[in-house]
Context: one part of a larger RNA
RNA sequence: UUGGGCGUAAAGGGCUCGUAGGCUGAUUUAUAAGUCAAAAUUGAAAUCCAAUGGCUUAACCAUUGUCACGGUUUUGAUACUGUAAAUCUAGAAUUAUGCAGAGGUAAGUGGAAUUUCUGGUGUAGCGGUGAAAUGCGUAGAUAUCAGAAAGAACACCAAAGGCGAAGGCAACUUACUGGGCAUUGAUUGACGCUGAGGAGCGAAAGCGUGGGUAGCAAACAGGAUUAGAGACCCUGGUAGUGCACGCCGUAAACGAUGAGUACUUAGUGGUGGGGGAUUCGACCCCUUCACUGCUGGAGCUAACGCGUUAAGUACUCCGCCUGGGAACUACGGCCGCAAGGCUGAAACUC
Numbered sequence: 001u002u003g004g005g006c007g008u009a010a011a012g013g014g015c016u017c018g019u020a021g022g023c024u025g026a027u028u029u030a031u032a033a034g035u036c037a038a039a040a041u042u043g044a045a046a047u048c049c050a051a052u053g054g055c056u057u058a059a060c061c062a063u064u065g066u067c068a069c070g071g072u073u074u075u076g077a078u079a080c081u082g083u084a085a086a087u088c089u090a091g092a093a094u095u096a097u098g099c100a101g102a103g104g105u106a107a108g109u110g111g112a113a114u115u116u117c118u119g120g121u122g123u124a125g126c127g128g129u130g131a132a133a134u135g136c137g138u139a140g141a142u143a144u145c146a147g148a149a150a151g152a153a154c155a156c157c158a159a160a161g162g163c164g165a166a167g168g169c170a171a172c173u174u175a176c177u178g179g180g181c182a183u184u185g186a187u188u189g190a191c192g193c194u195g196a197g198g199a200g201c202g203a204a205a206g207c208g209u210g211g212g213u214a215g216c217a218a219a220c221a222g223g224a225u226u227a228g229a230g231a232c233c234c235u236g237g238u239a240g241u242g243c244a245c246g247c248c249g250u251a252a253a254c255g256a257u258g259a260g261u262a263c264u265u266a267g268u269g270g271u272g273g274g275g276g277a278u279u280c281g282a283c284c285c286c287u288u289c290a291c292u293g294c295u296g297g298a299g300c301u302a303a304c305g306c307g308u309u310a311a312g313u314a315c316u317c318c319g320c321c322u323g324g325g326a327a328c329u330a331c332g333g334c335c336g337c338a339a340g341g342c343u344g345a346a347a348c349u350c
Stems, first nucleotide, its partner, number of pairs: 003322004007304002012318001014201004021194003025088007033081002035077009049065006091191001092188004096183004103177007110154001114150008125136002162169002206247005215241002220236004258317006266295011299306002323350003332343004
């Protein structure tokens, strides 16, 4: 490289947008570039291949012949691809009317709890554990009542529930704002799909500057345990966790399953809509879209399992894999304040 693959064996990029590129709905006409057919010419000879013959055979030599395939020119075909023109509405989008939602950003507000402080009551313990001790407390703790302050998180509702591209999102109110779904008309008329590079977003931890610090808590200290205990347990406790701005750019960033389109038996739940029947109305019933679970058929799979939300059947585009280790490494390059990230070998060894 080919082939074969990528849920769990190696392998889906963390996610989205989007450039080039690749692929691309229906109908008609034109063209004839690709494509197809025919003819002519050419692709020296030798060689190769086939047949026949000649050296006693062979190697070798001679004669004859064709094929493969390509180029050029001419003539023709027009199904498909391309190009040009015109038309269409099933894809896509816009508009109208509604709907659900922890989707995002900013500002404000609230109560419970915790801790601290002040004051009252009150007295000898509290706390903690397997058991203890360190610790706190007669300078009055713990408990309890009242008041105040601060920061952080939002019990119940709450659900296998909802929203978001992913990361993720949960008290309440307001402002601004993104997306989705349903319904039937109207409008545009292929405007679509994917997407190398690229850009943006991206948990936690970490970094820079400033401010903040109630609780929790790496590091650290002490008490235990233990042979030891650099741990598990306990008492403390600083970064950090929270905010603003700026970096970092990684995760078992997982459905370990890329995106899009179409097709293919069923059953039963949930969420948000629409329609029908019945009814005074609702529940119930039937049906239809979108999303989300479970069980299972064919099929697929090494098996496990997947199974209309496919890992089934097909197509388009991207990414990735190619024995284990060395190696999420070295060197170089790019990025970063740093930590480090991205790209990414080989010797050697089994």